[in-house]
RNA sequence: GCGCAUACCUCGGGGUGCCCGGAUGCGGGCUGAGAUGCGACUUCGUGAACCCGUUGAACCUGAACCGGUUAAGACCGGCGGAGGGAAGGGACAGGCCAAAGCG
Numbered sequence: 001g002c003g004c005a006u007a008c009c010u011c012g013g014g015g016u017g018c019c020c021g022g023a024u025g026c027g028g029g030c031u032g033a034g035a036u037g038c039g040a041c042u043u044c045g046u047g048a049a050c051c052c053g054u055u056g057a058a059c060c061u062g063a064a065c066c067g068g069u070u071a072a073g074a075c076c077g078g079c080g081g082a083g084g085g086a087a088g089g090g091a092c093a094g095g096c097c098a099a100a101g102c103g
Base pairs, nucleotide, nucleotide: 001096002095008089009088010087011053012052013051014050017030018029019028020027021026036047037046038045039044040043059084060083061082065078066077067076068075
């Protein structure tokens, strides 16, 4: 001097489901990092937490898909060397390079 990882700052992306009971409010349960509050109520907006940001399986499409599992399932796996998908900064361990100096 360069600089990956990791962390930090700012900005951005995303999902919030399923099962059972109940007329709803709600109650109980399942997986998970996360299944949320409020307002409008078609679907959007706005917060919180969590995860992810191109080295991109966070998340979406395919998909009311296929196989398995379960009380049930949207859970597990395949699909998937398929297609999409949101970034900048300063500092920088390990590491790398160069110079000076010495031999």